[in-house]
């Protein structure tokens, strides 16, 4: 960096340090010196992960289930902030608008190149 799979509407601080940008990319819309990014603390979930159950039956096990939170990751404005391509039903000043459902992209994870 590339390929499978799997999740994506919940959740998380009034702290430090820091000094002006963030929110992948298009287009919008936001956030932001009443303090953005970055780093530290802290917190959140529970992908790995560990214990339990499954389990009878020497002896090994799987999927689902329940707990936990040491380690390995990720996460902490707003749905992945909308949106971008496709169909579909409606409205329409015929440009276009709303709404649904798939695709795409994008972010993590696990595996495996």
């Nucleotide at each position: 960096u590339u390929c499978u799979u799997a999740u994506u509407a919940a959740g998380a601080g009034u702290g430090g340090c820091g000094g002006a940008g963030g929110g992948a990319c298009u287009g919008g819309c936001c956030c932001g010196a009443u303090g953005a990014a970055g780093c530290c603390c802290g917190g959140c979930a529970a992908c790995c992960u560990u214990g339990g159950u499954g389990a009878u039956u020497c002896u090994u096990u799987a999927a689902g289930c329940c707990a936990a939170a040491a380690g390995g990751u990720g996460c902490c404005a707003a749905u992945u902030c909308c949106u971008g391509c496709a169909a579909g039903u409606c409205g329409u000043c015929u440009g276009c608008g709303a709404c649904u459902u798939g695709a795409g992209a994008a972010a993590u994870a696990a595996g495996a190149g």